Predicted 3D model of a 383-nucleotide part of an RNA (large-subunit ribosomal RNA, domain III) from Ahniella affigens. The prediction has a mean pLDDT of 80. RNAcentral holds the full RNA, with entries from Rfam.

[in-house]
Context: one part of a larger RNA
RNA sequence: GAGUAACGAUAAAGCGGGUUAAAAGCCCGCUCGCCGAAAGCCCAAGGGUUCCUUGCGCAACGUUAAUCGACGCAGGGUUAGUCGGGUCCUAAGACGAGGCGGAGACGCGUAGUCGAUGGCAAGCUGGUUAAUAUUCCAGCACCUCGCGUAAGUGCGACGGGAUGACGGAGAAGGUUAGGUGUACCGGGCGUUGGUUGUCCCGGGGAAAGUCGGUAGGCGGAUCCUUUAGGCAAAUCCGGAGGGUCAUACGCCGAGCAACGAGACCAGGCCAUUAGGCUGAAGUCACCGAUACCACGCUUCCAGGAAAAGUCUCUAAGCUUCAGCUUACGCAGUCCGUACCGUAAACCGACACAGGUAGGCAGGGUGAGAAUCCCAAGGCGCUU
Numbered sequence: 001g002a003g004u005a006a007c008g009a010u011a012a013a014g015c016g017g018g019u020u021a022a023a024a025g026c027c028c029g030c031u032c033g034c035c036g037a038a039a040g041c042c043c044a045a046g047g048g049u050u051c052c053u054u055g056c057g058c059a060a061c062g063u064u065a066a067u068c069g070a071c072g073c074a075g076g077g078u079u080a081g082u083c084g085g086g087u088c089c090u091a092a093g094a095c096g097a098g099g100c101g102g103a104g105a106c107g108c109g110u111a112g113u114c115g116a117u118g119g120c121a122a123g124c125u126g127g128u129u130a131a132u133a134u135u136c137c138a139g140c141a142c143c144u145c146g147c148g149u150a151a152g153u154g155c156g157a158c159g160g161g162a163u164g165a166c167g168g169a170g171a172a173g174g175u176u177a178g179g180u181g182u183a184c185c186g187g188g189c190g191u192u193g194g195u196u197g198u199c200c201c202g203g204g205g206a207a208a209g210u211c212g213g214u215a216g217g218c219g220g221a222u223c224c225u226u227u228a229g230g231c232a233a234a235u236c237c238g239g240a241g242g243g244u245c246a247u248a249c250g251c252c253g254a255g256c257a258a259c260g261a262g263a264c265c266a267g268g269c270c271a272u273u274a275g276g277c278u279g280a281a282g283u284c285a286c287c288g289a290u291a292c293c294a295c296g297c298u299u300c301c302a303g304g305a306a307a308a309g310u311c312u313c314u315a316a317g318c319u320u321c322a323g324c325u326u327a328c329g330c331a332g333u334c335c336g337u338a339c340c341g342u343a344a345a346c347c348g349a350c351a352c353a354g355g356u357a358g359g360c361a362g363g364g365u366g367a368g369a370a371u372c373c374c375a376a377g378g379c380g381c382u383u
Stems, first nucleotide, its partner, number of pairs: 013031006032380004040360003046340002050338001051076003055073003061069002081142002083336003088119002093114003099108003123140005143332002146330008154318002159313005167300004173293003178287004184203005189197001209259002212256001216252004220245008229237002264282001267278004301304001346355002362374003
């Protein structure tokens, strides 16, 4: 220079009360404004205590003040058979016994072992904490192998076969979520002229599961004979032939009804610090998904994972056992779980107008997830 520029989105504040040494900024209330395919909610990565406190504090940190804080000190907080991971499986890829190459370091790679972003058993609704909840509690469910008991019984794999098992685009149908209105239920009758009315305000409901197999979709089904294939075997799969049936037989299957359901709920009463008790109606119609039936159908060429698991077949073997099936009972260990997560908590040296995968998707307008205005919810961006 200079107490100058700046104080980081022009979404916006005002008033009253409280606390305090002190309040524009903290807390409470009322009004106003902003977002609302987000500036809301869930969740992955990443961070790692930042979460909560009717505990205390304000040196520093906070672009101002601060009684406040993601700051300092102290204390508390993360509860699982079913959510995610592991105990299972494999992909790209990685490692790699032997092996091959190389002077060596080391490189490659078989068997195999790892490796999710994929496959694969099973949980919903309500309540509760200052802070966790599909984890605690209540109610009602479900799965599994391990063990035990009982009854029945041809069981058996690292092998064979089937299934698992998959692309793009398009169209139509059946539904549900959700929405709009409504029968009905509860309340109101207006400090200012009118308002007992075709008036106003609010409510107008929930899951898994069990049982029934619907709309609809798919497969020819079943029996007998035979068989150079499936590295051995096979009653299984495949090939060949024949009979019967096909309004059959079998498989898949949303939704819906009933139960679950004495829950929940507007409001009311009590207490007023938290909270406790009680509790009406809860129907029908229309609209309607990008969700479900279901990659099911149609169509196209670029022809669209694997393994476990499941079902079945036998081999060795076992056949008073073991194993398998059914019922009942017991059991279900380990890791994650707080909080932020379009952000002041992650990546950007910062409480930085940048960046950050996935899910949810209300009303009016509208073709629409655009636009503008609103709901739930969240904020007014620390001078």